[in-house]
RNA sequence: GGGGCCGUAGUACAGUUGGGAGUACGCUACGCUGGCAGCGUAGAGGUCGGGGGUUCAAAUCCCCCCGGCUCCA
Numbered sequence: 001g002g003g004g005c006c007g008u009a010g011u012a013c014a015g016u017u018g019g020g021a022g023u024a025c026g027c028u029a030c031g032c033u034g035g036c037a038g039c040g041u042a043g044a045g046g047u048c049g050g051g052g053g054u055u056c057a058a059a060u061c062c063c064c065c066c067g068g069c070u071c072c073a
């Protein structure tokens, strides 16, 4: 320098047929218990790596950039 894969909540990830942003753990509140743990119920938490484009509509498609892993030179 070139190719491929990846970047989504505090953490690990799902969502790739373009139309609801979700799951688990963690966190907060309440309940059960004498208390801790545990269990149950409810809730908060996201510029979907950044910018631009296409579209009525983009996490999703296209382009550029940044970062990580990997292969080739």
Base pairs, nucleotide, nucleotide: 001072002071003070004069005068006067007066010025011024012023013022019056027043028042029041030040031039032038049065050064051063052062053061
Background: This is a predicted structure of a 73-nucleotide RNA (transfer RNA) from a Candidatus Omnitrophota bacterium. The prediction has a mean pLDDT of 83. Lineage of the source: Bacteria > Pseudomonadati > Candidatus Omnitrophota. It matches the Rfam family "tRNA". Rfam classes the family as a transfer RNA.